Annotation:
This is a predicted structure of a 93-nucleotide RNA (THF (Tetrahydrofolate) riboswitch aptamer) from Oscillibacter ruminantium. The RNAcentral record of the sequence draws on MGnify. Its mean pLDDT, the model's own confidence on a scale to 100, is 75. It matches the Rfam family "THF (Tetrahydrofolate) riboswitch aptamer". Gene Ontology term of the family: tetrahydrofolate metabolic process. A reference for the family is Trausch et al. (2011), "The structure of a tetrahydrofolate-sensing riboswitch reveals two ligand binding sites in a single aptamer", Structure. Taxonomically the source falls in Oscillibacter (Bacteria, Bacillati, Bacillota, Oscillospiraceae).
[in-house]
Order: sequence, then structure tokens, then C1' cells
RNA sequence: CAGAGUAGGGCCAGCGCGUCAAGUGCCGACGGAUGGGAAGUCGCCGUCGGACGAAGAGGUGAAAACCUCGCGUUGCUGUACCCGCAUCCGCUG
Repeated sequence: CAGAGUAGGGCCAGCGCGUCAAGUGCCGACGGAUGGGAAGUCGCCGUCGGACGAAGAGGUGAAAACCUCGCGUUGCUGUACCCGCAUCCGCUG
């Protein structure tokens, strides 16, 4: 001098959840995790509170309910991909 590696992102697939509105997204508070070490947040996660707010249709059935096609900036997991922790040390060349 150069480089690798966290969190994360969207695509696809699988299995679910909701469609009787939970979840997601937005705001605030508190807490937590985060390259091998230190330290850490404008990114991530959790809890609580607040505002806002949705796409249903068909079939079977006596009903309960089930099935199918959709819908939701829906959850989890997986492959390859993208991006990638300022600063100091470490690692590789």
C1' cells in the first nucleotide's frame, strides 16, 4: 500500500400466518446484539406507547370448517447474489 471477514438488502424456492386484521411500514421511549480484540451507530433486533391503515372472490358443507385462485411494502428457513463496521490493533499478500 492492497485485500478478506459482521450486521444488513432484495430475487427465487420451500413451509407457514393473516385476510374475523395480526403482521408490515411511520413516530417516540427503553433495552439488546453486531468482523479475531477494543470501542460503537444514522444500520439491525426486542419490548412498550402513539398515529395511520388493507382485497377479496369462487367451490364443498346442515353447521363448524375445509379446498382453490388471489391479496399483504406478511413470518421463518435455504442457495447463490449485492452491499458491507468510521477509528485503533490483529489477520492475509